[in-house]
Context: one part of a larger RNA
RNA sequence: UGACGGGGGCCCGCACAAGCGGUGGAGCAUGUGGUUUAAUUCGAAGCAACGCGAAGAACCUUACCAGCCCUUGACAUACCAAUCGCGGUAACCGGAGACGGAUACCCCUCGGGGAACGCAGUGACAGGUGCUGCAUGGCUGUCGUCAGCUCGUGUCGUGAGAUGUUCGGUUAAGUCCGGCAACGAGCGCAACCCUCACCCCUAGUUGCCAGCGGUUUGGCUGGGCACUCUAGAGGAACUGCCGGUGACAAGCCGGAGGAAGGUGGGGAUGACGUCAAGUCCUCAUGGCCCUUACGGGCUGGGCUACACACGUGCUACAAUGGCGGUGACAGUGGGCAGCGACCUCGCGAGGGGAAGCUAAUCUCUAAAAGCCGUCUCAGUUCGGAUUGCAGUCUGCAACUCGACUGCAUGAAGUUGGAAUCGCUAGUAAUCGUGGAUCAGCAUGCCACGGUGAAUACGUUCCCGGGCCUUGUACA
Repeated sequence: UGACGGGGGCCCGCACAAGCGGUGGAGCAUGUGGUUUAAUUCGAAGCAACGCGAAGAACCUUACCAGCCCUUGACAUACCAAUCGCGGUAACCGGAGACGGAUACCCCUCGGGGAACGCAGUGACAGGUGCUGCAUGGCUGUCGUCAGCUCGUGUCGUGAGAUGUUCGGUUAAGUCCGGCAACGAGCGCAACCCUCACCCCUAGUUGCCAGCGGUUUGGCUGGGCACUCUAGAGGAACUGCCGGUGACAAGCCGGAGGAAGGUGGGGAUGACGUCAAGUCCUCAUGGCCCUUACGGGCUGGGCUACACACGUGCUACAAUGGCGGUGACAGUGGGCAGCGACCUCGCGAGGGGAAGCUAAUCUCUAAAAGCCGUCUCAGUUCGGAUUGCAGUCUGCAACUCGACUGCAUGAAGUUGGAAUCGCUAGUAAUCGUGGAUCAGCAUGCCACGGUGAAUACGUUCCCGGGCCUUGUACA
C1' cells in the first nucleotide's frame, strides 16, 4: 500500500421488510447430468453452465457411427499437353447411392468431311469443426451504469509511499459548494444521440359529412387539407419564478404556472481493472499433429435412446371458472418461387377456382380478455396426458423422427415439504397479436398493443456494493 475481520461509523441496491404473483408437488415441452449405445458429435459448469452456442437436427445441416468408394483430391495458385464460344444437357445398363460402363451431334453430292462431350499428367501443394482459449488477435460475459481509476508539477517522507481523492455539507453521481500544501488535468459521471409525452410550421391518393352536392349508404364519388394521422423542421423544462430552510453556499422542502418539475419515462452508451472467466466449432492466427487419411464423396443410422437426478418453461388442479351464443375496440410488423380477398367443396385441418397488391392503396387480419345464457362444487360439462382409428399439408422422402385435423379414449392432478425466484407503475399479474430462423416444424427468443393492481413503517437482520477509520503473526 492492499486484502481480510462472526471490528466500528456513514450510505446505497426489489438486499431485507411491506405486498402481488410464481418455482419446489402433477402431466407435458425443452436443456443438462447420469446411464445406455456402433454412434448417442462438440463446447458451456456457482452467481456469470443448464428454452445456453441452436434466429428451426426427417435427407441436407452434421462435425458422430456403420458400410461402400476417391487420392493433386469437393476448393486455390502454378506448370505441361490438348481443345474451344462463355456455358449447358440427355434417354441406356449395373449399383443403396457415390460411382463405374456404354452411347450421342452437325453438314452432306451418301463417297465422306467437320466438331463436341471430355480426358490424362507433374510435383510444389490443397484439405483437417484434429490438439493447445494456460501461446494469441478479435469478440463477449461478470463485478456494474457501481462511482470510481489515475496523471503532471509542487510539498512531505531515508524509502515503499503519502498528499491531491481526506474533512464539513450535498447529490443518482469524485454531483456541486465550503475549507485545506496543494494547484491543475485525463479516463469515467452528467450533457451532446435515439424514442415516448405537449404545441407550432411544412406536406397531403391515410383521414373527414368537420361544411356542401351526388349517392347503389361503402369516404363510394365530386370536392377540401380543418381535424386524426404520417414524417421532416422547430419550440418547450432551466430549480427559470414565489415562499421556507440552509452558512450569504451547494442544495433541500412546499407552491404557482405548465402537456410535462426537479435526471419527465424508456433506450443506446460499460472508466482503470478482476475472474490465466468464455470462445482455436463464427472468423483470424503461433506451435504441434494427420497426409491412399485425423482429408474428400455417398447410402443408412445417430444427435430424438431412458431405471433415474436437476434447471428453465407450458398446461392445469376450476365458479374471478368451463361450455354455448353474441359480436365491439388495438398496435408492431410481414408479403412476388410471396400475401392471397371473394366464390365454392369439406364437420375440420384443408382442397379447387380466382380479383387485387412490389403495398399508409391489396393482403396476412379473426384481436383476446369483454357482454348474455347455462353448469352448481363433483375427479365434474374441471383437467387434458396417453392410446386406437381415419385424414390434411409440406417435402425426393414423415418407419426410426414433422406439424395439424376429426371421431373415440379419457391418466396424474383438489394449490404443492424443506427451500427458493421475479416485480416499485402503465410496473406486476392477465389477454391476445406480429416477426426472425424457416419447404415444413416453438410452450423458446425478439417485439407489439388491450385490461390493469397491491405495498414500501423502516434499515435491526440476510446478500452484494461504495467511502472513512481500526486490528493483523496475511501478500